[in-house]
């Protein structure tokens, strides 16, 4: 060097262009409950790799960068 796939929170995941300022688990923080701890209840915060474009409208589509993989030369 060329081609495909992947990329959402601290960790693992769902997501037909419009129901979605993103939805679940664990973890984490607080509060309840207990004599304390752990379970358990109830809520907080945390996310669409980056830049651009296409659209009325983009996490979803296009180019492009980055990263990890894999083929291929």
């Nucleotide at each position: 060097g060329g081609c495909g796939c992947a990329u959402u929170a601290g960790u693992c995941u769902a997501g037909c262009g419009g129901c979605c300022u993103a939805g679940g688990a664990c973890a984490u923080c607080g509060c309840c409950c207990u004599c304390u701890c752990a379970a358990g209840g109830c809520g907080g915060g945390a996310g669409c790799a980056c830049g651009g474009g296409u659209u009325c409208g983009a996490a979803c589509c296009c180019c492009g960068u980055a990263u990890g993989c894999g083929c291929c030369a």
Molecule: transfer RNA
Organism: Slackia heliotrinireducens